[in-house]
Formats: sequence, C1' cells, structure tokens
RNA sequence: GCUGGCGUGGCGCAAUUGGUAGCGCACCUGUCUUGUAAACAGGGGGUUGGGGGUUCGAGUCCCCCCGCCAGCU
Repeated sequence: GCUGGCGUGGCGCAAUUGGUAGCGCACCUGUCUUGUAAACAGGGGGUUGGGGGUUCGAGUCCCCCCGCCAGCU
C1' cells in the first nucleotide's frame, strides 16, 4: 500500500426484511440478616467510533475519516 471483518451503557454481547435499542454481569435503592454475602423486588445509565448522504423512518444501506484485528504484498 491492497483486501476482509469489527466498533452498540462500566464490561461481555444481541437487535440478520430499514420500523419505539434489548439481555446478562456490574452499579444504586429497598426487603430479609446481629452484620456481610446470597435470594427477592425496584431503579439509573446508550445522541449505536466521528462526519455527511439516501429514506416518511438508519445500529442496519451508500461515501469519507479514525481506531482495533486478520490476510496479502
């Protein structure tokens, strides 16, 4: 330099036909306990890496850029 894949709450991942962004763990509160943990109930947290485009509507499609991984040279 070329090709391909990936980037989504603190972490790990889903959302596969374009149609209100979810799950687990973690975190916070409460119940229980002498206390902690566990269990149970509830809660907060994401402008989906950045910018632009298409569309009534974009995490998803198109273009550019950034980062990570792999292959080729």

This is a predicted structure of a 73-nucleotide RNA (transfer RNA) from a Propionibacteriales bacterium. Its Rfam family is "tRNA". It is annotated as a transfer RNA. Lineage of the source: Bacteria > Bacillati > Actinomycetota > Actinomycetes > Propionibacteriales.